[in-house]
A computed fold for a 74-nucleotide RNA from Dermatophagoides pteronyssinus, annotated as transfer RNA. Its Rfam family is "tRNA". Gene Ontology term of the family: triplet codon-amino acid adaptor activity. About the family: Transfer RNA (tRNA) molecules are approximately 80 nucleotides in length. It is annotated as a transfer RNA.
RNA sequence: GGUCCUAUAGCUCAGUCGGUUAGAGCGCCAGCCUAAUAAGCUGGAAGUCGGCGGUUCGAGCCCGCCUAGGACCA
Numbered sequence: 001g002g003u004c005c006u007a008u009a010g011c012u013c014a015g016u017c018g019g020u021u022a023g024a025g026c027g028c029c030a031g032c033c034u035a036a037u038a039a040g041c042u043g044g045a046a047g048u049c050g051g052c053g054g055u056u057c058g059a060g061c062c063c064g065c066c067u068a069g070g071a072c073c074a
Stems, first nucleotide, its partner, number of pairs: 001073007010026004019057001028044005050066005
């Protein structure tokens, strides 16, 4: 230098053929339970979906460029 993959909650990840609500588990906070802790149960907070543009009535999803990480080729 070239090709490909990945980027969504604090962490690990889903997200269908683009369709209106952005989710799960773990973690965190509060309550219940307990003498107390753990476990269990209930509820809650937490996201401009890596960035900037484009297409579209509508983008996490499609297109372009960039950034970061990874694999391969040279």

Source information: Its mean pLDDT, the model's own confidence on a scale to 100, is 81.